The part of an RNA shown here (small-subunit ribosomal RNA, 5' domain) has 542 nucleotides and comes from an uncultured bacterium. The RNAcentral record of the full RNA draws on ENA. Its mean pLDDT, the model's own confidence on a scale to 100, is 84.
Context: one part of a larger RNA
RNA sequence: AACGAACGCUGGCGGCGUGCUUAACACAUGCAAGUCGAACGCGAAAGAAGACUUCGGUUUUCGAGUAGAGUGGCGCACGGGUGAGUAACGCGUAGAUAACCUGUCCUUAUGUCUGGAAUAAUACUUCGAAAGGGGUUCUAAUACCGGAUAUUCUUGUUUUUCCAUAAGUUAUACAAGCAAAGAUGGCCUCUGUUUCAAGCUAUCGCGUAAGGAGGGGUCUGCGUACCAUUAGCUAGUAGGUGGGGUAAUGGCCUACCUAGGCAACGAUGGUUAGCGGGUCUGAGAGGAUGACCCGUCACACUGGCACUGGAAUACGGGCCAGACUCCUACGGGAGGCAGCAGUGAGGAAUAUUGCGCAAUGGGGGAAACCCUGACGCAGCGACGCCGCGUGAGUGAGGAAGGCCUUCGGGUCGUAAAGCUCUGUCAAGAGGGAAGAAGUGUAUGACGGCUAAUAUCCGUUAUAUUUGACGGUACCUCUAAAGGAAGCACCGGCUAACUCCGUGCCAGCAGCCGCGGUAAUACGGAGGGUGCAAGCGUUGUUC
Numbered sequence: 001a002a003c004g005a006a007c008g009c010u011g012g013c014g015g016c017g018u019g020c021u022u023a024a025c026a027c028a029u030g031c032a033a034g035u036c037g038a039a040c041g042c043g044a045a046a047g048a049a050g051a052c053u054u055c056g057g058u059u060u061u062c063g064a065g066u067a068g069a070g071u072g073g074c075g076c077a078c079g080g081g082u083g084a085g086u087a088a089c090g091c092g093u094a095g096a097u098a099a100c101c102u103g104u105c106c107u108u109a110u111g112u113c114u115g116g117a118a119u120a121a122u123a124c125u126u127c128g129a130a131a132g133g134g135g136u137u138c139u140a141a142u143a144c145c146g147g148a149u150a151u152u153c154u155u156g157u158u159u160u161u162c163c164a165u166a167a168g169u170u171a172u173a174c175a176a177g178c179a180a181a182g183a184u185g186g187c188c189u190c191u192g193u194u195u196c197a198a199g200c201u202a203u204c205g206c207g208u209a210a211g212g213a214g215g216g217g218u219c220u221g222c223g224u225a226c227c228a229u230u231a232g233c234u235a236g237u238a239g240g241u242g243g244g245g246u247a248a249u250g251g252c253c254u255a256c257c258u259a260g261g262c263a264a265c266g267a268u269g270g271u272u273a274g275c276g277g278g279u280c281u282g283a284g285a286g287g288a289u290g291a292c293c294c295g296u297c298a299c300a301c302u303g304g305c306a307c308u309g310g311a312a313u314a315c316g317g318g319c320c321a322g323a324c325u326c327c328u329a330c331g332g333g334a335g336g337c338a339g340c341a342g343u344g345a346g347g348a349a350u351a352u353u354g355c356g357c358a359a360u361g362g363g364g365g366a367a368a369c370c371c372u373g374a375c376g377c378a379g380c381g382a383c384g385c386c387g388c389g390u391g392a393g394u395g396a397g398g399a400a401g402g403c404c405u406u407c408g409g410g411u412c413g414u415a416a417a418g419c420u421c422u423g424u425c426a427a428g429a430g431g432g433a434a435g436a437a438g439u440g441u442a443u444g445a446c447g448g449c450u451a452a453u454a455u456c457c458g459u460u461a462u463a464u465u466u467g468a469c470g471g472u473a474c475c476u477c478u479a480a481a482g483g484a485a486g487c488a489c490c491g492g493c494u495a496a497c498u499c500c501g502u503g504c505c506a507g508c509a510g511c512c513g514c515g516g517u518a519a520u521a522c523g524g525a526g527g528g529u530g531c532a533a534g535c536g537u538u539g540u541u542c
Stems, first nucleotide, its partner, number of pairs: 001541003005538005012388006018381002020346001025344003029341003034074003039071002042068001047062006081299003090224008100216003105212008113147004123136005153177005159171001162168001182204006225271003232262003237259008274296004278289004301322005324335004352378001354377003360374001361372004391421004401412004425483001427478005435469001440464009486531005491512003497526005507514002
């Protein structure tokens, strides 16, 4: 000097930060990932109004194509948490990929033809305590499956060019193979049959191919803790050939062959640890450290495994095993806070079961909008840093009182009282920004598309509309010195001294050392010194 600190005494306000360092211990409860009806088939109820009525009720319309499950699409691999493991291509840095992938997004080109069979939901039935199933029948799609067509695509063969060995690149020819889905708005110009449908057109989608952006996989050089009281380690081990596997190289896996490979420049083993940007300290060189924030890796009750997918071996998905907890009708089931709050435990020690999607960002959607414990805010804690206040001026008979005294006086001390003022903060009242940009709707203008003056798209103008914080910041006014100072120290180091008590006792102490009857060192008092809403102590680092 510093701290994610703790403890003791004390404590007025505000701003900005920050807050389980221990048990990766166990978790009650709520929330943290949904969305799309402009992909699709279904489809309520409460309630309201009416009609009929044998007064029991029946039925129609609205509610409403709403709520709601279900099929389907996209998302759920992001965002958020933690640091257990890992001494490693994990991280950092510099490269390689002639060994690779890439949903969504942007750009370009082109296509979007023609058929088919199911299935969920529903309905009926049935097993079970439940969780959850079984059977029968029906139906739709941008779900699924055929056929057609297609290259600059893929595979094979062929020749060729470049090059850095080829399994690479460029180019040629032949053969084989692989596509697709529609939805919504508008119109009547052409065809047609008035509506619907077809057709045309706009927008959004869908398929194929190429390029881009962004993202990722893999490989390599160098760097990356301690112990030699760890000296030898290794059979898929080291290499080759064939094969398999992967998006892709490779003992990644496998069969055969060879007998290698690593190591005192520290292998192997053990202990400890996520790594970096940074942070703290220091004149620097270094040393220590890795909370918050940013990048990255690993993990998600413990161990293993794959499925789906562009991407996972997937925190709030699945299967198996294990430990633990819960339910049970004993047959069987359910669960995973190292998400945000919160609880218990552990501990010297660490917060609210808060508000809001208004902003920023993310997912879905054409959009409106919905979701979002990310985030924005508020709450608690002097935990830290910074700022402000606790009054200002005047006031000597140097009041009273305390303490000391050589008894004269000295000191607290202009300190107080008194008088004259001010109004920061806190309190009350009134006013009052910025954070809001948009988006949607309505009307108008211009441009584009088009058969079109519809619609739609783009730009723009006007109107309307959106704030959790929030009783906000800030400003003005009211009243009133009123509500706001402590802590440690005073032998030397080290700024600051006397009296009383005690009597090697009680005690102090960072070091030296004080205390045994005159203690500036113990305890108290008066006085003083230093910091100040803090001051000391302890711990840790330089």